The part of an RNA shown here (small-subunit ribosomal RNA, 5' domain) has 498 nucleotides and comes from an uncultured bacterium. The full RNA is in RNAcentral, with records from SILVA.
Context: one part of a larger RNA
RNA sequence: GAUUGAACGCUGGCGGCAUGCUUAACACAUGCAAGUCGGACGGGCAUUUGGUGGAAGCUUGCUGAAGCCGGAUGUUAGUGGCGGACGGGUGAGUGACGCGUGAGGACCUAUCUGGAAGAGGGGGACAACAGUUGGAAACGACUGCUAAGACCCCAUAAGCCGAGAGGUGAAAGGGAGCGAUCCGCUUCCGGAGGGACUCGCGGGCUAUCAGCUGGUUGGUGGGGUAACGGCCUACCAAGGCGAAGACGGCAAGCCGGCCUGAGAGGGCGACCGGCCACACUGGAACUGAGAUACGGUCCAGACUCCUACGGGAGGCAGCAGUGGGGAAUAUUGGGCAAUGAGGGCAACCCUGACCCAGCGACGCCGCGUGGAGGAAGAAGUCCCUCGGGAUGUAAAUUCCUGUUGUGUGGGAAGAAGCGAGUGACGGUACCACACGAGGAAGCCCCGGCAAACUACGUGCCAGCAGCCGCGGUAAUACGUAGGGGGCGAGCGUUGUCC
Numbered sequence: 001g002a003u004u005g006a007a008c009g010c011u012g013g014c015g016g017c018a019u020g021c022u023u024a025a026c027a028c029a030u031g032c033a034a035g036u037c038g039g040a041c042g043g044g045c046a047u048u049u050g051g052u053g054g055a056a057g058c059u060u061g062c063u064g065a066a067g068c069c070g071g072a073u074g075u076u077a078g079u080g081g082c083g084g085a086c087g088g089g090u091g092a093g094u095g096a097c098g099c100g101u102g103a104g105g106a107c108c109u110a111u112c113u114g115g116a117a118g119a120g121g122g123g124g125a126c127a128a129c130a131g132u133u134g135g136a137a138a139c140g141a142c143u144g145c146u147a148a149g150a151c152c153c154c155a156u157a158a159g160c161c162g163a164g165a166g167g168u169g170a171a172a173g174g175g176a177g178c179g180a181u182c183c184g185c186u187u188c189c190g191g192a193g194g195g196a197c198u199c200g201c202g203g204g205c206u207a208u209c210a211g212c213u214g215g216u217u218g219g220u221g222g223g224g225u226a227a228c229g230g231c232c233u234a235c236c237a238a239g240g241c242g243a244a245g246a247c248g249g250c251a252a253g254c255c256g257g258c259c260u261g262a263g264a265g266g267g268c269g270a271c272c273g274g275c276c277a278c279a280c281u282g283g284a285a286c287u288g289a290g291a292u293a294c295g296g297u298c299c300a301g302a303c304u305c306c307u308a309c310g311g312g313a314g315g316c317a318g319c320a321g322u323g324g325g326g327a328a329u330a331u332u333g334g335g336c337a338a339u340g341a342g343g344g345c346a347a348c349c350c351u352g353a354c355c356c357a358g359c360g361a362c363g364c365c366g367c368g369u370g371g372a373g374g375a376a377g378a379a380g381u382c383c384c385u386c387g388g389g390a391u392g393u394a395a396a397u398u399c400c401u402g403u404u405g406u407g408u409g410g411g412a413a414g415a416a417g418c419g420a421g422u423g424a425c426g427g428u429a430c431c432a433c434a435c436g437a438g439g440a441a442g443c444c445c446c447g448g449c450a451a452a453c454u455a456c457g458u459g460c461c462a463g464c465a466g467c468c469g470c471g472g473u474a475a476u477a478c479g480u481a482g483g484g485g486g487c488g489a490g491c492g493u494u495g496u497c498c
Stems, first nucleotide, its partner, number of pairs: 001498001004495001006494005013367005019360002021325001026323003030320003035082003040079002043076010056063003089278003099202006107195003112191007120154004129144006159168003174183003204250003211241003216238008253275004257268004280301005303314004331357001333356003339353001340351001342349002370400004380391004404439001405435006414425001442487005447468003453482005463470002
């Protein structure tokens, strides 16, 4: 000099864009953050309506209650489907094929997509519901009824297994519509995208860690997996790794990148993007195309809460917010208008992803705090050899401008669906007019390095200080003032790295 997720001191007008718990992966009150489909299914409730039914009423041909059988609309606890494995957070752990890069073969893949073929026949349940019942609650138990795109069986097909014989091997002909048709169901072969696995090479410190290893290294049979494999198991062999650093210890998420530097290199890995790991701590599996699952389940533990003491409930490293820790880091905001995600034929619903707004000079960038004229030069202040010098065109004052500000009026783009309609931001940005110099300057330094000097006070005191060093009676080095230098809505200090 450059850098910063900074902090501290003094100061502070505006806007744009970014950015904001680096510490306790400490504990969390409250609200919200993942639902959706009634066009899969039965039922409940509400409204409405058709048929049947006929109580009752009387004016005897009209009105018409209950009940029963339906339809429609709305709603939705349950069954069922898809999604909750994405999106969002964090960096604890991890020197590992975890990451980066390149290669490979023994694999899986819901939705989407290209192609081929198919959907024939039958069955039994379980929720909801009703009844009984246990419990303070959380939540159950028993009996009975019932639907489906839920579940099961038979048939058939390619496919798969097998040398062959043979074996194995699916479906919902459902939903909507007057219909055309649309959305679905099953199997197989491909594609795209995604994922799993293996290998070469590369990435910290430490030898005051030198030997490490028993499923250990390899083989055979078997098991297991989507798949290869000591992945597991039985038997057999005795191997495997290591000074080119095994094993151990310490610290650490990795990368694209970021900072610095002429480069080589050094440092870093916040924001944004990719990958990994984690979700109170530890362990486990279930479901599923996909998890060993942040807002699922089970077990154990610590902690907090409820309890009728028998037993239960919880997990912010999601967004806000609270306590705590700390030098230090924001609102319990608005909106789904846009982009994107989930569900749905759709309408639409949901979305603290996201888009916005709020707070902080934390950073970068831009703008302003006025412009021109104005005395051999007011006052005040400072210095002085008392003659004068400086502040200084600075002020006053005159003319002007209107960035910004204030007010009034107008007023977007962002919106894309055939049209219409649809904007949180926001009456914002922007435009016009009016008013009016009016509301807007500080901080550090002045001994040398290093740009900028005098006076007074102080008297090795009080103090300064990055280094050298200043201060003990004339201190350009301390404090104040005048003056000056530097930068400027900032300026200094501290930390940090090159």
The coordinates come from a structure-prediction model, not an experiment, and the mean pLDDT is 85.